[in-house]
Molecule: SAM riboswitch aptamer (S box leader)
Organism: Cyclobacteriaceae bacterium
RNA sequence: GACUUAUCAAGAAAGGUGGAGGGAUUAGGCCCUUUGAAACCUUGGCAACCGCUCCGGUUAAUCCCGUAGAAUGGUGCCAAUUCCUACUUUGCAAUAGCAAAGGGAGAUGAGUG
Numbered sequence: 001g002a003c004u005u006a007u008c009a010a011g012a013a014a015g016g017u018g019g020a021g022g023g024a025u026u027a028g029g030c031c032c033u034u035u036g037a038a039a040c041c042u043u044g045g046c047a048a049c050c051g052c053u054c055c056g057g058u059u060a061a062u063c064c065c066g067u068a069g070a071a072u073g074g075u076g077c078c079a080a081u082u083c084c085u086a087c088u089u090u091g092c093a094a095u096a097g098c099a100a101a102g103g104g105a106g107a108u109g110a111g112u113g
Stems, first nucleotide, its partner, number of pairs: 002112007013043005021032003026086004044078003049074002052069002055066003082105001087102006
């Protein structure tokens, strides 16, 4: 990098190095940033996907499904909804535009080859 699947409105920052960018990509918007960006390191934290514990359902059993719990393990994350929009449909509206649903893209986990 490919495929499958679940989630994405909540939550959680200090210090050191660094020295100008950053918010995935393209475009538009908006925002963060020399009161110090990215990146790396340390410490801390959030959450509960996997794993773990308990209970229930199901099964011959495993598997599987659901509730609850802990946070010592594997990841992930710690400005703004995934920052917003982009494509389609519907409703309202005035060809501006607003709202909803879906899709696409992306991120993360788990699984497969």